This is a predicted structure of a 73-nucleotide RNA (transfer RNA) from a Gemmatimonadales bacterium. RNAcentral records the identical sequence in 2 taxa. The source organism's lineage runs through Bacteria, Pseudomonadati, Gemmatimonadota, Gemmatimonadia and Gemmatimonadales. Its mean pLDDT, the model's own confidence on a scale to 100, is 83. The RNAcentral record of the sequence draws on ENA and MGnify. Its Rfam family is "tRNA".
């Protein structure tokens, strides 16, 4: 250089043949306890890597770019 895969919540990841952004763990509050833990209930937290395009509408399709990993010469 070329090819392939990945980038979504603090972390690990899911998501869809375009229309509600989610789970587990963690965090905060409450119930419980003498207290802690466990358990239960509730909550906060995301420009879905960036820029542009297509579309009534994009995390999803298209183009370019950035970063990470694998392969290849």
């Nucleotide at each position: 250089g070329c090819g392939c895969g990945g980038a979504u919540a603090g972390c690990u990841c899911a998501g869809c043949g375009g229309g509600g952004a989610g789970a587990g763990c963690g965090c905060c509050g409450g119930u419980u306890u003498c207290a802690c833990a466990c358990a239960c209930c509730g909550g906060a937290a995301g420009u879905c890597g960036c820029u542009g395009g297509u579309u009534c509408g994009a995390u999803c399709c298209c183009a370019g770019c950035u970063c990470c990993g694998c392969g290849u010469a």